[in-house]
Molecule: small-subunit ribosomal RNA
Organism: uncultured bacterium
C1' cells in the first nucleotide's frame, strides 16, 4: 500500500465484496505441558440448601459447668449496655440528568483518629434478664413482682458554646481498675469523608414547535446540618424554546478499551473512580453517616409452613439449583498473608481477601527428537511406459533426554511464634525414542495441481463465478500451499472508505442550482489612525487519581506478567505580558454602495382607445355540375343552385412585411397603431451622503400551458365525442364534422425538459471577429481611432472522465445560501401543512438487485444521408411455376423403407452408375480371439479336386500330399496352414458442440494488418481519410506521418499473330504415280509440339492540375487486364462432414462384432426442388447431300463381308494406336410432303414379341419390333439464367460401369437481341450519422392479463402496554390538631402541672378504581399497489427518422 467486479474494449462515476486488526465469544474437527490472566454479555427470571456481620464478661445483673483456701475464681449462654451492621462484597433495571467528567464556589455537617483549653460534681426513678400466673399450632406474646450499669432522668458547676427585645435566659459528663492506663463532657482547630450551588462537555428524531400555575420573581414565615418555591400564605406575570424548549426512542458515566498514519469510528467485560439500585411501589424510625441488599412499617405479585384462627421469606453476597440461551466454572481450602468489625488485650468474626479445582477462553514459553541415511527399497500416485513424485522421509546406524514417568532432597513468602497454597516451585538421580499433531485452504482475488467419480444431478459459493460427458471451483485420493495446541467457520467493531470528505469529497451532460425574486434572524465585509484586550499569541502557577500506553531500569532461567522511575496526558482554572490580524470604542476618508443635474434605446408592465387584411357566418347579384378531401378513397357539402366570383353587412380571435444568435424584464413573459400612468437599465458630469455593503434558514410576493369557480364571449382551432378510412385488430396516425377549453373580468392552483439541465456578488487572468445603445477624438463627412454597459462566433494559459467551457468560464481567489451520498420500491405509503377539487410541499420503510448510470471508442444495424460497384435494377433473349415422363427430397407407410445433407450456401447433393454383391437397414440361420493385425505354445501343412446334407453360411466324407534359408545334421529361423491360450481384435455405435485433415460461403469482394513515430490519461486514432483516377487500397496530388506485409495485378497454364527448330503415323504448291497422299520425293503450306518475338498507354491529338489518368487516332494478328482458366488475403457463419481417412472420450465384447439366404434403400393419398421431352409450320415425316472437335480402347476398340425391319447377331483384319478401331455428326443445305387439327404435333401408358448384360432381370436393368396414343393449343400469383463466339439450338465424346443416364464432366457446330440509364428491388465496397445494439435488428425491450412466492400500505374492528390528565377511594407514615383516656423521674405540701404514649380528627400521600382522550405494538374477512420467479398470453409503446421525432407539466 491495495484488489475483484458494469463494458466487445476504454476513461470516469458509483455501490457491492475481499485482504488486516481486535473479541467476557459461540460452533466444527484435533488436543501434550507449564505460566499469567479471563470466565451468564441472554431472564434485574425464580430460587433448595450451607456459608457472607459481629464483637465487647477491662459497662451491667444474672443462668449453667468447673475448681474453690468458701473470700471467690474460670469458662460459656441468654440478657441489659457499647461499638460496628451507612464499609466491606454484587448488580446496572432505572437515570439524558448537576447523573458523570473537568475547573471553580459558598450557607454545612462529620462517629472512630490528630493537635489544644477546660471539666468529669450531687442525686434519683425505672426496665429487660430473673421469678409466678396465662394466651398461641406456630411466629410470638400479655399480666404481676424483683434487681443493675459507661442504660435512663433532675441539680449543681460554665473558660470557651447558643439564643437574645441585650436587660437576661439556656444547656454537660460515666465509669472501669492493682499500677500503669482505657474511658467520659464541652469547646476551638486540623485531618478525612460527605451533603450543595455554578461555568462548560456528554446519543438520536422537527414525520416532536410550542412548553410551563410552584410555573419565573418578591416579601413574610416554616423546613433543614446547611443555602434555595424546598413548603406555605400573599403580590406580580414572568420563565424556556429554532444556538432546538416541550415530547418520543436509546443509554449507568469515566479513566480507559480495540482500531485508525492520523483526525476521527466504535465501545465501556475484567482492573480503578463516581452514580444509582437490592422482589415491586411508598413510607419514615434509630444514627455521626441510611430513607439502609444480609433493619422496621404499609400495599402489591409470587413462593413456603398452618392446627384455617395466623405466620415466615426475599442470592443483582460465595458457591449451587431450575429456567432462558449459541453460551460462561466446585454447594472447595485456609484466615498463613493484605485489610475490615469488635475489643486493654489474648482473640472471635470476615464466601473482603489468599489459595485450589474446572475450561485451549485468551496471551506467553517449551516439546512431540537430532545426526547420518540412495538401490533414490517397498507402499501410493501419476505416466508421452522411458520415466516422474511422495523423498533423506521411511528402514537401518550413532546420539541426546527438554516434557511426561518413577525415585530422593526441598524453599523464599515470617520481625520471635504462626504456611491454606504443598511435600508446591526448584534441584539431583534413573530408564527409555520413549508419553505427545491437527486443522484449513489449492479457479481470480490470494501461497499451493494433477488424476478418478457425477454430468445445470449431487453440490460449491465472500464477491466474479463454477457444475448441461474430457470440472486444477462439485466429491474423493495423491501431491502442494499457510498456520501450528490450534486450526476454520459464524457474528460483531474499526480499517481498507477520500463512500458524510474538519484534516479530506461535489452539484453543465454521472446522484446533485431552489422556477424568480424582495426581504428578516444569521454568517461575511473597504481605506487611514485611535482604544480595550474578548478571540490569538507567550512566560508562570493549580489541577489533570492510580492503572494503563510509550521510554529506561530491573525482577520471575526467556516471554507473556510483575516492580521502580521518568515521559505524556494535546483539557480546565488562573496571573503576568505582547497587540500583527479578527473584534470593541473613538475620530476621519472616497475607490464599494447609494442620491444629485445632463442626455439615451427598448415587444418592460397596467388600462383606454383605434386599424387593416385574412378566416367564417348572413343578405344580394353572376354562374353550373360537381365541390372538398386523400397515398387512394369514403363520411360531408351541392340542382331547395354549393364550389368559383362580385358587392355589403355581421362577429371574435391573432397582429404578415419591418423582424435581426436585435431589444426589454428578476424570471415566467413580451410584437398592429395612440393615449394616460408607471417600472427598471445604460452614458456623460463627478456635486451630495459616508460603508449605508453582499448573502440570505424561515417569511412574503411573482409565477407558462393545462386545470377549478362565477359571470361574458365563442370567428377560427379544438381535448372528449361521432362518422369515413386504414388494419389480422386500429378505443391512433389520416379525412369530415364537433364540445369543454382557447378570449375578457374577478378569485383559486403553484406545477413544467420553469433549462445555458450552469445559485448571487466581488476582484485578477491573452486576443480576434461580428453586432446593439450611448459617449470622446480625428478629418477627407462617411469612415476610423478609443471608451462604457450589453449580446455572438474562434480561441491561447488553466480547468475537465471525457465531450467540452475559456473576460457572459466549468480558469484562478474569497463570501453566503441550496441540493447531492448504489439502482429499484418511490418522489410511493403513512404523518402533518395548504387546496373546492384535480393534488401540491414535506418525505420514509421492509424487500429486492450488483449493479445503475456519464463521456468517448471499435464495430453491427437503421423503413438516416452522400459517393461508388455488381445481369441488382432497367433494356431485351430463353426458361421454371400450367403437362407427361426422370430424379432428389419432405411426408406417409413399412419388419426395414440404413444414415448424412436443410434459407441463399440441403433437395439429378455425398450416389463418376442399390437386380445378387454394392449395403451401412430388415427378418431368419449361423460363428465366438473371431472375417482382419500382432505376440507365444503345438501340430505340419495348406492350396486343390470330388461327393452327401442344407436357402447358404456350414458340417461331414473320401482323395491329394509337402515350401524356403542357415546348419556344428541335434536343430534353429522364416512363410503357410491348423489347434490351443490370453493380451486383444473388430464396430458405417455416440459426440462435427472435443478435433486433425478436407470442403462450402461472403467473394475474385477489394479489402485485411504489422513496425516505427505522432495524437490521445485511455480504449483507440494517424497511416487506410481528402482531392482526382482505377476492374482494383491501381495510380497520381495533398496531408504527421515514413515504410512495410497478406490480398489486387504481374509471373503459370490456354487460346488468337508471326519467326525459327523438327516432319512421322501429319501434310501436298511443283514432279511422277494411285480407286484413294495409296506410293516415290518434298517439309514450302496445314497441322503437331519445343524454342522465341510481339502489346508497354509505347507513339500522335485533346482533357486534366505541367500528375496519374481519360478520350479520340495511327500501326499492328491483337489496345489499353485482349478471351479463358489456375490462383482465394484477415476473417465470418461452435457452417458440412466422427460414413472418405485420421483421431481424444464414452459405449458393445456368444454382440452395437462377423457370415449367409431371402428382402429392403425401387413403397405411394400427397407437398417441393431441378432436368429431359413438349405443345408444334422458324415445325413434323420422307429422301438426297456437306463440313468437327475433345476424347477413349486389350477380360478393350472392334473394322470388312454377312444375317435380321430393328435392338442385335455371325465373323476377327488392324490397332497398346497423329497409322487400326471408336466415327454415323447433327442442325445446315437441296427436293417432296402435311396445312392448323390435339393433328403425319405430343409421345405417356398399355398389350403382344424380341435382343444384350449377368449366377440370376419377379419385386428391380437398359434397348428393339409391332400395336396402343394419355396430358398437354406456351402455362396464376410468383421466380430464375444470360453482355459475344454470350444466350439460345444442335450433335459428339469420357468417367463411373457385365449392364444400366434425360445426371455431371467436357467438345465443337450454327450463332443473336439489348444495356437510355441509377430513381426503385437485392447483395457489396467506402464515408458520414443516430444508437438504450455488441449472440451485435433473427438485436434490446414495454406495460396489461395469467400462476407461485415475499415484504408492504389502507381495512368494520380486536387486543397489549406506555405515559399523562380529571375525579374517587385512602394504608403505612411525618407532620398540624384534638380531649372525656394513660402517664415513674421535673415543678408542687396537695391537687394539680410541664412533657410523654395510645386514641381520634385534618392536610399531604402508594397501589387500587373509574372516565374521555393520547402513543406504540400485535393482529383482522376483504382489498390495493409493489418486488421477485429458463422457457405463458396478447399486442409493439421505447432505442435507427424505431417506421406517427421523443420528451416534460397538465
Nucleotide at each position: 500500500a491495495g484488489a475483484g467486479u458494469u463494458u466487445g474494449a476504454u476513461c470516469c462515476u458509483g455501490g457491492c465484496u475481499c485482504a488486516g486488526a481486535g473479541c467476557g465469544a459461540a460452533c466444527g474437527c484435533u488436543g501434550g505441558c507449564g505460566g499469567c490472566a479471563g470466565g451468564c454479555c441472554u431472564a434485574a427470571c425464580a430460587c433448595a440448601u450451607g456459608c457472607a456481620a459481629g464483637u465487647c464478661g477491662a459497662g451491667c445483673g444474672g443462668g449453667c459447668a468447673c475448681c474453690u483456701u468458701c473470700g471467690g475464681g474460670u469458662g460459656u449462654c441468654a440478657g441489659c449496655g457499647g461499638c460496628a451492621g451507612a464499609c466491606g462484597g454484587g448488580u446496572g433495571a432505572g437515570u439524558a440528568a448537576c447523573a458523570c467528567g473537568u475547573g471553580g464556589g459558598a450557607a454545612c455537617g462529620u462517629g472512630c483518629c490528630c493537635u489544644u483549653u477546660g471539666g468529669u460534681u450531687c442525686g434519683g426513678a425505672a426496665c429487660a434478664a430473673c421469678u409466678c400466673c396465662g394466651g398461641g399450632a406456630a411466629a410470638c406474646u400479655g399480666g404481676a413482682g424483683c434487681u443493675a450499669a459507661u442504660a435512663c432522668c433532675g441539680g449543681a458547676u460554665a473558660c470557651g458554646c447558643c439564643c437574645u427585645u441585650c436587660g437576661g435566659g439556656g444547656g454537660a459528663a460515666a465509669g472501669a481498675u492493682u499500677u500503669a492506663u482505657c474511658g467520659c463532657c464541652a469547646a476551638a482547630g486540623g485531618a478525612u469523608c460527605g451533603g450543595c450551588c455554578c461555568g462548560c462537555g456528554u446519543c438520536u428524531g422537527a414525520u416532536u414547535a410550542g412548553c410551563u400555575a410552584g410555573u419565573u420573581g418578591g416579601u413574610a414565615g416554616g423546613g433543614u446540618a446547611a443555602c434555595g418555591g424546598c413548603c406555605u400564605a400573599c403580590c406580580a406575570a414572568g420563565g424556556c424554546g429554532a444556538c432546538g424548549a416541550u415530547c418520543a426512542g436509546u443509554a449507568g458515566c469515566u479513566g480507559g478499551u480495540c482500531u485508525g498514519a492520523g483526525a476521527g469510528g466504535a465501545u465501556g467485560a475484567u482492573c480503578a473512580g463516581c452514580c444509582a439500585c437490592a422482589c415491586u411501589g411508598g413510607g419514615a424510625c434509630u444514627g455521626a453517616g441510611a430513607c439502609a441488599c444480609g433493619g422496621c412499617c404499609c400495599a402489591g405479585a409470587c413462593u413456603c409452613c398452618u392446627a384455617c384462627g395466623g405466620g415466615a421469606g426475599g442470592c443483582a453476597g460465595c458457591a449451587g439449583u431450575g429456567g432462558g440461551g449459541a453460551a460462561u466454572a466446585u454447594u472447595g481450602g485456609a484466615c498463613a498473608a493484605u485489610g475490615g468489625g469488635c475489643g486493654c488485650a489474648a482473640g472471635c468474626c470476615u464466601g473482603a481477601u489468599c489459595c485450589a479445582g474446572c475450561c485451549a477462553u485468551g496471551c506467553c514459553g517449551c516439546g512431540u527428537g537430532a545426526g547420518u541415511g540412495a538401490u533414490g527399497a517397498a507402499g501410493g500416485c501419476c505416466c508421452u511406459a522411458g520415466g516422474g513424485u511422495u523423498g533423506u522421509a521411511a528402514a537401518g546406524c550413532u546420539c541426546u533426554u527438554u516434557u511426561a514417568g518413577c525415585g530422593g532432597g526441598g524453599a523464599a513468602g515470617a520481625u520471635a511464634a504462626u504456611g491454606a497454597c504443598g511435600g508446591u516451585a526448584c534441584c539431583c538421580g534413573c530408564a527409555g525414542a520413549a508419553u505427545a499433531a491437527g486443522c484449513c485452504c489449492c479457479g481470480g482475488c490470494u501461497a499451493a495441481c494433477u488424476u478418478c467419480g457425477u454430468g445445470c444431478c449431487a453440490g460449491c459459493a465472500g464477491c466474479c463465478g463454477c457444475g448441461g460427458u474430457a470440472a486444477u471451483a462439485c466429491g474423493a485420493a495423491g501431491g502442494g500451499g499457510g498456520c501450528u495446541a490450534g486450526c476454520g467457520u459464524u457474528g460483531c467493531u474499526c480499517g481498507g472508505a477520500a463512500u458524510c470528505a474538519c484534516u479530506g469529497g461535489g452539484c453543465g451532460u454521472a446522484a446533485a442550482g431552489g422556477g424568480c425574486g424582495c426581504g428578516u434572524a444569521g454568517g461575511c465585509g473597504g481605506c487611514c489612525a485611535u482604544u480595550c484586550a474578548a478571540g490569538u499569541c507567550g512566560g508562570g502557577g493549580g489541577u489533570g487519581a492510580a492503572a494503563g500506553c510509550c521510554c529506561a531500569g530491573g525482577g520471575c532461567u526467556c516471554a507473556a506478567c510483575c516492580c521502580u522511575g521518568g515521559a505524556a496526558u494535546u483539557g480546565c482554572c488562573u496571573u503576568c505580558g505582547a497587540u500583527a490580524c479578527u473584534g470593541u470604542u473613538u475620530g476621519g476618508c472616497u475607490a464599494g454602495a447609494g442620491a444629485c443635474c445632463g442626455g439615451a434605446a427598448g415587444a418592460g408592465g397596467u388600462a383606454a382607445g383605434u386599424g387593416g387584411a385574412a378566416c367564417u357566418g348572413c343578405g344580394a347579384g353572376u354562374g353550373u355540375a360537381g365541390a372538398g378531401g386523400u397515398g387512394a378513397a369514403a363520411u360531408u357539402c351541392g340542382u331547395a343552385g354549393a364550389u368559383a366570383u362580385u358587392c355589403g353587412c355581421a362577429a371574435g380571435a391573432a397582429c404578415a412585411c419591418c423582424a435581426g444568435u436585435g431589444g426589454c424584464g428578476a424570471a415566467g413573459g413580451c410584437g398592429g397603431c395612440u393615449u394616460a400612468c408607471u417600472g427598471g437599465u445604460c452614458c456623460g458630469g463627478u456635486u451630495c451622503u459616508g460603508a449605508c455593503g453582499c448573502u440570505g434558514a424561515g417569511g412574503c410576493g411573482c409565477g407558462a400551458a393545462a386545470g377549478c369557480g362565477u359571470g361574458g364571449g365563442g370567428a377560427g382551432c379544438a381535448a372528449a365525442c361521432a362518422g369515413g378510412a386504414u388494419u389480422a385488430g386500429a378505443u391512433a396516425c389520416c379525412c369530415u364534422g364537433g364540445u369543454a377549453g382557447u378570449c375578457c373580468a374577478c378569485g383559486c392552483c403553484g406545477u413544467a425538459a420553469a433549462c445555458g439541465a450552469u445559485g448571487a456578488a466581488u476582484g485578477c487572468u491573452a486576443g480576434c471577429c461580428g453586432u446593439u445603445g450611448g459617449c470622446g477624438g480625428g478629418c477627407u463627412u462617411g469612415c476610423c481611432c478609443g471608451u462604457c454597459a450589453g449580446u455572438g462566433g474562434c480561441g491561447c494559459a488553466g480547468c475537465u472522465a471525457a465531450c467540452g467551457c475559456u473576460u457572459u468560464a466549468a480558469g484562478c481567489a474569497u463570501u453566503c445560501c441550496g441540493c447531492c451520498u448504489g439502482g429499484g420500491g418511490a418522489g410511493u405509503a403513512c404523518g402533518g401543512u395548504c387546496g373546492c377539487a384535480a393534488g401540491a410541499c414535506u418525505g420514509a420503510a421492509a424487500c429486492u438487485c450488483a449493479a445503475a448510470g456519464g463521456a468517448a471508442u471499435u464495430g453491427a444495424c437503421g423503413g438516416g444521408g452522400g459517393c461508388c460497384c455488381g445481369c441488382a435494377c432497367a433494356a431485351g433473349c430463353g426458361g421454371u411455376g400450367g403437362a407427361g415422363c426422370a430424379u432428389g427430397u419432405g411426408g406417409u407407410u413399412u419388419a426395414a423403407u440404413u444414415c448424412g445433407a436443410a434459407g441463399c450456401a440441403a433437395c439429378g447433393c455425398g450416389a463418376a452408375g442399390a437386380a445378387c454383391c454394392u449395403u451401412a437397414c430388415c427378418a431368419g440361420g449361423u460363428c465366438u480371439u473371431g472375417a482382419c493385425a500382432u505376440c507365444c505354445u503345438u501340430u505340419g501343412c495348406c492350396a486343390c479336386u470330388u461327393c452327401u446334407a442344407g436357402a447358404g453360411a456350414u458340417a461331414g466324407a473320401a482323395g491329394g500330399u509337402u515350401c524356403c534359408c542357415c546348419u556344428u545334421c541335434g536343430g534353429g529361423g522364416g512363410a503357410c496352414a491348423a489347434a490351443g491360450u490370453g493380451a486383444c481384435a473388430g464396430g458405417u455405435g455416440g459426440u462435427g458442440c472435443a478435433u486433425g485433415g478436407u470442403u462450402g460461403u461472403c467473394g475474385u469482394c477489394a479489402g485485411c494488418u504489422c513496425g516505427u513515430g505522432u495524437c490521445g490519461u485511455g480504449a483507440g486514432a494517424u497511416g487506410u481519410u481528402g482531392g482526382g483516377u482505377u476492374a482494383a487500397g491501381u495510380c497520381c496530388c495533398g496531408c504527421a506521418a515514413c515504410g512495410a506485409g497478406c490480398g489486387c495485378a504481374a509471373c503459370c497454364c490456354u487460346u488468337g499473330a508471326c519467326u525459327u527448330u523438327a516432319g512421322u503415323u501429319g501434310c501436298c504448291a511443283g514432279c511422277a504415280u494411285u480407286a484413294a497422299g495409296u506410293u516415290g520425293g518434298g517439309c514450302a503450306c496445314u497441322c503437331u509440339a519445343g524454342a522465341g518475338u510481339g502489346a508497354c498507354u509505347g507513339c500522335c491529338g485533346g482533357u486534366g492540375a505541367c500528375a496519374a489518368a481519360c478520350c479520340g487516332g495511327a500501326g499492328g494478328a491483337a489496345g489499353g487486364u485482349g478471351g479463358g482458366g489456375a490462383u482465394g488475403a484477415c476473417g465470418u457463419c461452435a457452417a458440412a462432414u466422427c460414413a472418405u481417412c485420421a483421431u481424444g472420450c464414452c459405449c458393445c465384447u456368444u454382440a452395437u462384432g462377423a457370415c449367409c439366404u431371402g428382402g429392403g434403400c425401387u413403397a405411394c393419398a400427397c407437398a417441393c426442388g431441378u432436368a429431359c421431352u413438349a405443345c408444334a409450320a422458324u415445325g413434323g415425316c420422307c429422301g438426297g447431300u456437306a463440313c468437327a472437335a475433345c476424347g477413349g480402347g486389350a477380360a478393350g476398340c472392334g473394322a470388312a463381308g454377312c444375317c435380321g425391319c430393328g435392338a442385335g447377331g455371325c465373323g476377327g483384319a488392324g490397332c497398346g494406336a497423329a497409322u487400326c478401331u471408336u466415327u454415323a455428326g447433327a442442325a445446315g443445305c437441296c427436293g417432296g410432303u402435311c396445312u392448323c387439327a390435339g393433328u403425319u404435333c405430343g409421345g405417356a401408358u398399355u398389350g403382344c414379341a424380341g435382343g444384350c448384360u449377368g449366377c440370376a432381370a419377379c419385386u428391380c436393368g437398359c434397348c428393339u419390333g409391332c400395336a396402343u396414343g394419355a396430358a398437354g393449343u406456351c402455362g396464376g400469383a410468383a421466380u430464375u439464367g444470360c453482355u459475344a463466339g454470350u444466350a439460345a439450338u444442335c450433335g459428339c465424346g469420357g468417367a463411373u460401369c457385365a449392364g444400366c443416364a434425360u445426371g455431371c464432366c467436357g467438345c465443337g457446330g450454327u450463332g443473336a437481341a439489348u444495356a437510355c440509364g441509377u430513381u426503385c428491388c437485392c447483395g457489396g465496397g467506402u464515408c458520414u450519422u443516430g444508437u438504450a445494439c455488441a449472440c451485435a435488428c433473427c438485436g434490446c425491450c414495454c406495460g396489461u392479463c395469467a400462476c407461485a412466492c415475499c415484504a408492504c400500505g389502507a381495512g368494520a374492528g380486536u387486543u397489549u402496554a406506555c405515559a399523562a390528565c380529571a375525579c374517587c377511594c385512602g394504608a403505612a407514615g411525618u407532620c398540624g390538631g384534638u380531649g372525656g383516656g394513660g402517664u415513674a423521674a421535673c415543678c408542687g405540701c396537695a391537687a394539680g402541672g410541664a412533657g410523654c404514649c395510645a386514641g381520634c380528627c385534618g392536610c399531604c400521600g402508594a397501589a387500587g378504581g373509574u372516565g374521555g382522550g393520547g402513543u406504540a405494538g400485535a393482529u383482522g374477512a376483504u382489498u390495493g399497489g409493489g418486488g421477485u420467479g429458463a422457457a405463458g398470453u396478447c399486442g409493439u409503446a421505447a432505442c435507427a427518422a424505431g417506421g406517427u421525432a421523443a420528451c416534460c407539466g397538465u